[in-house]
């Protein structure tokens, strides 16, 4: 330098063929529960979907650029 993949709550991940309010598990908070913890149950908070721009009536999803991480290839004295 070239190619490919990933980026979504604190963490790990889903999200198909673009469609109404973005979900799950773990964790966190409150209550129940317990002698007290834990397990378990109920409820709740938390993501402007890496950034910017574009396409579209409509974008997590399509396109482009950029950034970070990973893998492969090439080059160099």
């Nucleotide at each position: 330098g070239g190619g490919c993949g990933a980026u979504u709550g604190g963490c790990u991940c889903a999200g198909c063929u673009g469609g109404c309010u973005a979900g799950a598990g773990c964790g966190c908070c409150a209550c129940g529960g317990u002698g007290a913890c834990a397990a378990c149950g109920u409820g709740g908070a938390g993501a402007u979907c890496a950034u910017u721009g574009g396409u579209u009536c409509g974008a997590g999803u399509c396109c482009a650029a950029u950034a970070u991480c990973g893998c492969c290839c090439a080059c160099c004295a």